[in-house]
Overview:
Transfer RNA from a Candidatus Nealsonbacteria bacterium, 72 nucleotides, folded computationally. Rfam family: tRNA. The family's RNA type in Rfam is transfer RNA. The coordinates come from a structure-prediction model, not an experiment, and the mean pLDDT is 80. Taxonomically the source falls in Candidatus Nealsoniibacteriota (Bacteria, Bacteria candidate phyla).
RNA sequence: GCCCCUGUGGUAUAAUGGAUAACAUAACUGCCUUCGAAGCAGUAGUUGAGGGUUCGAAUCCUUCCAGGGGCA
Numbered sequence: 001g002c003c004c005c006u007g008u009g010g011u012a013u014a015a016u017g018g019a020u021a022a023c024a025u026a027a028c029u030g031c032c033u034u035c036g037a038a039g040c041a042g043u044a045g046u047u048g049a050g051g052g053u054u055c056g057a058a059u060c061c062u063u064c065c066a067g068g069g070g071c072a
Stems, first nucleotide, its partner, number of pairs: 001071007010025002013022001018055001027043005048064005
């Protein structure tokens, strides 16, 4: 330099182009308890960035960024 793959809450993952992006776990608050753990109830937190297509985009196209792999 060329080609391919990946990027989603703190973490690990889901989500035929169709609505409010879900589940587990972690965090926090409350209940419970003498205290804690467990359990129960609740809260906050997310699509790598920009642009485009579409009535509608995490999903399709494109440029960039980051990581991984292959060739040279």